[in-house]
RNA sequence: CAAGUAAACCGGGUGGCUGCCCCUUCUCGCGUCAAGCGGGAAGGGGAGGAAAGUCCGGGCUCCGCCGGGCAGGAUGCUGGGUAAUUCCCAGGAGAGGCGACUCUACGGAAAGUGCCACAGAAACAUACCGUCCCGAUGACGAAUCGGGAUAAGGGUGAAAUGGUGAGGUAAGAGCUCACCAGCGGCCGGGCGACCGGCCGGCUGGGUAAACCCCAUCCGGAGCAAGACCGAAUAGGAGGACUUACGGGUGCUCGGCCUGUCCUCGGGUUGGUCGCUUGAUCCUUCCGGCAACGAAAGGGCUAGAUAGAUGGCCACCGCCUGGUGGGAAUCAGGAAGAAGGCUGCGGUCGUAAACUGAUUUCUAGCAGGUACAGAACCCGGCUUACAGGUUUACUUGGCCC
Repeated sequence: CAAGUAAACCGGGUGGCUGCCCCUUCUCGCGUCAAGCGGGAAGGGGAGGAAAGUCCGGGCUCCGCCGGGCAGGAUGCUGGGUAAUUCCCAGGAGAGGCGACUCUACGGAAAGUGCCACAGAAACAUACCGUCCCGAUGACGAAUCGGGAUAAGGGUGAAAUGGUGAGGUAAGAGCUCACCAGCGGCCGGGCGACCGGCCGGCUGGGUAAACCCCAUCCGGAGCAAGACCGAAUAGGAGGACUUACGGGUGCUCGGCCUGUCCUCGGGUUGGUCGCUUGAUCCUUCCGGCAACGAAAGGGCUAGAUAGAUGGCCACCGCCUGGUGGGAAUCAGGAAGAAGGCUGCGGUCGUAAACUGAUUUCUAGCAGGUACAGAACCCGGCUUACAGGUUUACUUGGCCC
């Protein structure tokens, strides 16, 4: 200097004029003096890292309650963190990358049931070709037929009774041996997933984002939850039941509680609360590899409801493109002006004007200024994002 990997931050600023919403204090009016509504003054505050997706986990609210079971659903290596999680941190195994690093739907195929198309002789099972031995015909040949042995060689395929090599054999084969993979046993390390060593017989697979099995977890519904005030209407219609049927927010069983329950229809579409002080934020220090936790001190930062934070003007910042001027580097100019050497054939060789490219400085012009707006709140994940800044690490080149 270039190319990467991991992580973090900013993403417009200033001034003037003017328009909105909320809170606190004071004050003036309206109203059926109900819930509440309107005006003025002073002070304070007013979108995000994702507010998006609605994919997870909760807080909170309501449904009488408690216990058991089922259905249904979710997760799936180990340990830790957290209110909790499918999230985060640290590890293990496998895979990718030269590397920094990244990814994983990562429990079980020896509980059972399925599936492995096509090709191929054969895919829970192997003799199609080939090789060897014996017999018959034949010339003691070639070839053909029959019997036996063979999974080493070939073919098909994603996959064919572990792989490579050597010995051995009639030819072969873990038949034997060496190394390796798998499986089993023992020992050691580790909280654990797993790792390492030794020994052993010689060994058919895959698939569970197929059904299934195992382990762990889950009552349901949701801020349009729910509570209150005011007002209005149809003391409407039909059905079931009287201690047993029904009701008690998935189903079912048991306990417990209870007189209403079910279906259709009608009225209110006003206002207040919930609604922002939180598993909250910042700083310091301590513990921990880290995620995170404890302690001390400090802070309050939107609450709208047809849905507020906008509009206009000016200057600047940043980005892109053209134009003018300056500087540097490289290439051409250059098959070499000048100049040097010469054995006179040649050979060496410094530039300039100018042209082009790249980088940088400056002046001015034009255009642009990312993704995108809370709606009960919080913790995550995923997705979008013009441009800019920073830190650590990896690889390559050059210089010292």
The prediction has a mean pLDDT of 76. This is a predicted structure of a 400-nucleotide RNA (Bacterial RNase P class A) from a Chloroflexota bacterium. Its Rfam family is "Bacterial RNase P class A". Rfam's curators write: Ribonuclease P (RNase P) is a ubiquitous endoribonuclease, found in archaea, bacteria and eukarya as well as chloroplasts and mitochondria. Its best characterised activity is the generation of mature 5'-ends of tRNAs by cleaving the 5'-leader elements of precursor-tRNAs. Cellular RNase Ps are ribonucleoproteins. Taxonomically the source falls in Chloroflexota (Bacteria, Bacillati).